Context: one part of a larger RNA
RNA sequence: GGAUGAACGCUGGCGGCAUGCCUAAGACAUGCAAGUCGAACGAAAUGGUCCAAUGAAUGUGGAGUGCUUGCACAAAACAGGAUUUGGGUUGCCAUUUAGUGGCAGACGGGUGAGUAACACGUGGGUAAUCUACCUUGAAGACUGGGAUAACGGCUAGAAAUGGUCGCUAAUACCGGAUGAUUCAUAUUUAGAUAACUAGAUAUGCUAAAAGAGGCUUCGGCCUCACUUCGAGAUGAGCUUGCGGUGUAUUAGCUAGUUGGUGGGGUAAUGGCCUACCAAGGCAACGAUGCAUAUCCGAGCUGAGAGGCUGAUCGGACACACUGGGACUGAGACACGGCCCAGACUCCUACGGGAGACAGCAGUUAGGAAUAUUCGUCAAUGGGGGAAACCCUGAACGAGCAAUGCCGCGUGAGCGAUGAAGGCCCUAUGGGUUGUAAAGCUCUUUUAUUUGGGAAGAACGAUAAGUAUAGGAAAUGAUAUUUAUUUGACGGUACCUUUUGAAUAAGCUCCGGCUAACUACGUGCCAGCAGCCGCGGUAAUACGUAGGGAGCAAGCGUUAUCC
Numbered sequence: 001g002g003a004u005g006a007a008c009g010c011u012g013g014c015g016g017c018a019u020g021c022c023u024a025a026g027a028c029a030u031g032c033a034a035g036u037c038g039a040a041c042g043a044a045a046u047g048g049u050c051c052a053a054u055g056a057a058u059g060u061g062g063a064g065u066g067c068u069u070g071c072a073c074a075a076a077a078c079a080g081g082a083u084u085u086g087g088g089u090u091g092c093c094a095u096u097u098a099g100u101g102g103c104a105g106a107c108g109g110g111u112g113a114g115u116a117a118c119a120c121g122u123g124g125g126u127a128a129u130c131u132a133c134c135u136u137g138a139a140g141a142c143u144g145g146g147a148u149a150a151c152g153g154c155u156a157g158a159a160a161u162g163g164u165c166g167c168u169a170a171u172a173c174c175g176g177a178u179g180a181u182u183c184a185u186a187u188u189u190a191g192a193u194a195a196c197u198a199g200a201u202a203u204g205c206u207a208a209a210a211g212a213g214g215c216u217u218c219g220g221c222c223u224c225a226c227u228u229c230g231a232g233a234u235g236a237g238c239u240u241g242c243g244g245u246g247u248a249u250u251a252g253c254u255a256g257u258u259g260g261u262g263g264g265g266u267a268a269u270g271g272c273c274u275a276c277c278a279a280g281g282c283a284a285c286g287a288u289g290c291a292u293a294u295c296c297g298a299g300c301u302g303a304g305a306g307g308c309u310g311a312u313c314g315g316a317c318a319c320a321c322u323g324g325g326a327c328u329g330a331g332a333c334a335c336g337g338c339c340c341a342g343a344c345u346c347c348u349a350c351g352g353g354a355g356a357c358a359g360c361a362g363u364u365a366g367g368a369a370u371a372u373u374c375g376u377c378a379a380u381g382g383g384g385g386a387a388a389c390c391c392u393g394a395a396c397g398a399g400c401a402a403u404g405c406c407g408c409g410u411g412a413g414c415g416a417u418g419a420a421g422g423c424c425c426u427a428u429g430g431g432u433u434g435u436a437a438a439g440c441u442c443u444u445u446u447a448u449u450u451g452g453g454a455a456g457a458a459c460g461a462u463a464a465g466u467a468u469a470g471g472a473a474a475u476g477a478u479a480u481u482u483a484u485u486u487g488a489c490g491g492u493a494c495c496u497u498u499u500g501a502a503u504a505a506g507c508u509c510c511g512g513c514u515a516a517c518u519a520c521g522u523g524c525c526a527g528c529a530g531c532c533g534c535g536g537u538a539a540u541a542c543g544u545a546g547g548g549a550g551c552a553a554g555c556g557u558u559a560u561c562c
Base pairs, nucleotide, nucleotide: 001562002561003560004559006558007557008556009555010554013408014407015406016405017404018403019401020400021366026364027363028362030361031360032359035103036102037101040100041099043097044096045095046094047093048092049091050087051086052085053084058079059078060077064073065072066071067070110319111318112317120243121242122241123240124239125238126237129236130235134232135231136230137229138228139227140226142176143175144174145173151166152165153164154163155162156161183204184203185202186201187200188199189198190197191196211224212223213222214221215220245291246290247289252282253281254280257279258278259277260276261275262274263273264272294316295315296314297313298309299308300307301306321342322341323340324339325338344355345354346353347352372398374397375396376395380394381392382391383390384389411442412441413440414439421433422432423431424430425429447499451495452494456489460485461484462483463482464481465480466479467478468477506551507550508549509548510547511532512531513530517546518545519544520543521542527534528533
């Protein structure tokens, strides 16, 4: 000199863009952060349709009334069905939902405790592997069955939560059939070679939801969903060469240890596990131990080599009160799932239960120190759904903070009787503050007032068409045209207009390094100080004042790195 997720002191006008618990991976009140599908299923509720009663407006009608004799008003009767009240069984329609069922809760979001390791980075291998949803190709989707929740009865408990009996549905569950180029075994051909790849033959094993919605000329067709096999895409597992740390005042370490055979286990290789056999394996090119530490793209600095760092953003890993375990599933040994143990907090009728912010806000503690218990799903993305749509503290926005970077402003020009005041001196005078002020002439960024006012919106949906392929046709699929509809931010940005220099400057330093000097006070005192060093009576070094220098909405100090 540069830099910072900074803090402290003094000061503080505006805007844009970023950033904001580095400490206690301490403890947490409250709210929200993962749901969705009724086009899988039975059931329930509400409303309509339905029945009974009620019977308004209105129309037809015209007994009559008024009189200005052709105009008004108009009862009965007939039609009409609004509204209101009550009822309840089936069927139908619409809406809603606790439960069964499906998909998603393995993503997204947080944190860096652990980890010196194939954890990460980089380059390979997998002939040792898996992959839901998605795309694509081929084939199929036949036929039966028994339960169970919800619900109802009885019942235990303070609660959490149950028990028992009975009924019922499915795209829930379980049989049978069919079945391959799938898989297994055997034989065999070609190629490769470490176990394999492609094909042929034989034997054996293995599947599904006759579902849902729409259209129909009732034959069937379309969409979604389902089963099997092949290919792709995406994601993941395993394995390996090399690389990145301190300590030798840590020198020896190791019995599933190193290797083999058989078996088990896994999607898969392997001491991954097990029985037996052998006695190996690592290490001064640093094993083992201890300490410290998530790793990288990158960031800071430097001419570079290098050194330091690993906040925000992006990739990977690990963790979810502490420790252990599996279940479900394509995928977890699962932050807002389950079980066990422990510590802690809370409820309790003392028998027993509930909980987990390292999600977003927020509280408390710790600390030099770090923000709102905000708005919206409008956009982007994610989950579910045929869709409408629902959910989304992801995300987008707003709020707070000079925490940082960048930009703008606090006025411009003219103006000497060089005014007054201050300070200094050789003191009736001069120097300096200083064109500075006053004054005159302008401008209006910002501020304030008035009016207007965005882009971000594309999809999708609805209505009406058009085209393409297929089909007997209708739905449907794909593409497209027109119209309507959707904005949290926000009446924000921006534009226009009113007023008027009006609303806006500080901080540090002035002995040398280092730009900038005098006076007074003090008298080795009070004090300063990054280093050298100042201060003991004329201190440019302490304190104050005037003046000056530097930077500027900041300026200094402290801490850390180069």